[in-house]
Context: one part of a larger RNA
RNA sequence: CUAUGGUUAAGGAACUCGGCAAAAUGCCCCCGUAACUUCGGGAGAAGGGGGGCCAUUUCUGGUGAUGAGUCUUGCACUCUGAGCUGGGGGUGGCCGCAGAGACCAGCGAGAAGCGACUGUUUACUAAAAACACAGGUCCGUGCGAAGCUGUAAGGCGAUGUAUACGGACUGACGCCUGCCCGGUGCUGGAACGUUAAGGGGACCGGUUAGCUCUGUUUCGACAGGGCGAAGCUGAGAACUUAAGCGCCAGUAAACGGCGGUGGUAACUAUAACCAUCCUAAGGUAGCGAAAUUCCUUGUCGGGUAAGUUCCGACCUGCACGAAUGGCGUAACGACUUCUUGACUGUCUCAACCAUAGGCCCG
Repeated sequence: CUAUGGUUAAGGAACUCGGCAAAAUGCCCCCGUAACUUCGGGAGAAGGGGGGCCAUUUCUGGUGAUGAGUCUUGCACUCUGAGCUGGGGGUGGCCGCAGAGACCAGCGAGAAGCGACUGUUUACUAAAAACACAGGUCCGUGCGAAGCUGUAAGGCGAUGUAUACGGACUGACGCCUGCCCGGUGCUGGAACGUUAAGGGGACCGGUUAGCUCUGUUUCGACAGGGCGAAGCUGAGAACUUAAGCGCCAGUAAACGGCGGUGGUAACUAUAACCAUCCUAAGGUAGCGAAAUUCCUUGUCGGGUAAGUUCCGACCUGCACGAAUGGCGUAACGACUUCUUGACUGUCUCAACCAUAGGCCCG
């Protein structure tokens, strides 16, 4: 010096991001126990008192010696209650600093946020406010179910049958869950428009047996031009034709969305009120500087001598808001934040001791 332990005057969180770490609490019996509450809890709430040993006394339980009595004379019954032993209480006394004497063995209270709860999770940096959950709602599925899996047969669903099964969202409970269907999605509709392959084949083209014209000719023919049947073949209009899309409706616990400007009241300020523009509709209840508030350490109140945190209000919500649920909520939480009692070497401020290792000298 490092590590692990021990003790410490006075103070007692002044330490620090933060009481991290340490200290303290701890068992049994008795008394006593608040707000709140879903009446179960909260609760071991909190807060107090007692605890060893000896003597004596008392109550009570077990066992039952001895003695007595009774008769039906029995391994009988009834009464007595010594001794030994278990438990509770009273009184008096003894010792120590200390009697749950060591080990072992809850710290408590108040307030707020989030999540109802028990549970689950990043094996090896995250245990949580994340996941799950019971409960709620919507959608699909009538059974060879939907859905999933497999090329298929088949399998799961299910040896189940809508009080069932699958999918999505929300997340106990209480009070509730407003407006918008214009966009996107889904569901329904089938009149009209559009729309594929296919069907259809008007019309046009290519090829040429044959016919014909011109030129040449050794009269055998050759060269060039035109028309062109059948067959084969290229292109192809009208017409016909499904879902879909257009179109018309419904649907938000489907995806989602939920305004601006100007003026106005007997001081000022503000605007119940009026006007105007836009929209599918302009945010209702509740909450609100919030796990959401930039400005911001907003302003006021509380707590402190002093408080960017905390609690209660206000509302000017940059940019809360109703199952991407809103607001409350007893109980619960190795969750997060604030306050406080107790307690302490966390600190003022450091000292000493022990053990192990290092280092220096020998």
Molecule: large-subunit ribosomal RNA, domain IV
Organism: Streptomyces sp. AA0539